[in-house]
C1' cells in the first nucleotide's frame, strides 16, 4: 500500500428496512440489628463520521476515521 472482518449506555451483547434486546455494573426502594444474596424499579445509547438510496437505515450504498486479521 492491498483483501477480508468489526466499530451499537461505563462494559459485554442482540436486532432480516419497521419506535434499539439483554447481561454485568450504578442508583433508589423492599427484605436484614448490619452487610450480602434475593426482588422490585429507575437512569443510562439518537447505533464511530459525513454524504446517498428509500415512506422509512444500527441494517443497503460511497467516502472518512479506528481497531483485528492476511498478504506485500
Nucleotide at each position: 500500500g492491498g483483501g477480508c472482518c468489526g466499530g451499537u449506555g461505563g462494559u459485554c451483547u442482540a436486532a432480516u428496512g419497521g419506535c434499539a434486546u439483554g447481561a454485568c455494573g450504578u442508583c433508589a426502594c423492599g427484605u436484614u440489628c448490619g452487610c450480602a444474596u434475593c426482588g422490585u424499579g429507575a437512569a443510562g445509547g439518537c447505533u464511530c463520521c459525513g454524504a446517498g438510496u428509500u415512506c422509512a437505515a444500527a441494517u443497503c450504498u460511497c467516502g472518512g476515521c479506528c481497531g483485528g486479521u492476511c498478504c506485500a
Predicted 3D model of a 72-nucleotide RNA (transfer RNA) from Candidatus Parvarchaeum acidiphilum ARMAN-4. Lineage of the source: Archaea > Nanobdellati > Candidatus Parvarchaeota > Candidatus Parvarchaeum > Candidatus Parvarchaeum acidiphilum. Rfam family: tRNA. Its Rfam clan is "tRNA clan". By type it is a transfer RNA. Its mean pLDDT, the model's own confidence on a scale to 100, is 82. RNAcentral records the identical sequence in 5 taxa.